[in-house]
RNA sequence: AAAAAAGUUUUCUAGGGUUCCGCAACUCAGCUUUGAUUGCUGUUGGACUGGUCCGAGAGAAAACUCACAUCCCUUUAGGAUGUGCCACGGAGGGAUAAAAGCCUGGGAGAU
Repeated sequence: AAAAAAGUUUUCUAGGGUUCCGCAACUCAGCUUUGAUUGCUGUUGGACUGGUCCGAGAGAAAACUCACAUCCCUUUAGGAUGUGCCACGGAGGGAUAAAAGCCUGGGAGAU
């Protein structure tokens, strides 16, 4: 100083928060209501298990695709099998309701 399929998509996971649902609280408010109650709405809570949601280059799987090798077929085309599997990493910023192993980013930097 430099190259690479180090490809695309889907599903999922580690992880992540709090829009929605659920859950919880009430000596926070309003309404409803009973013999006592209770219920609804709002509010607050993710140092709330969860459903929804976000989600990995350096996590998993699959499909397609690409490269190479061998084989089949062969005018061209095409098909089958196999191989591919390296990867330490901030801070800051950005999106979304919000955060993050998301994006910036196989970046900066380190080796």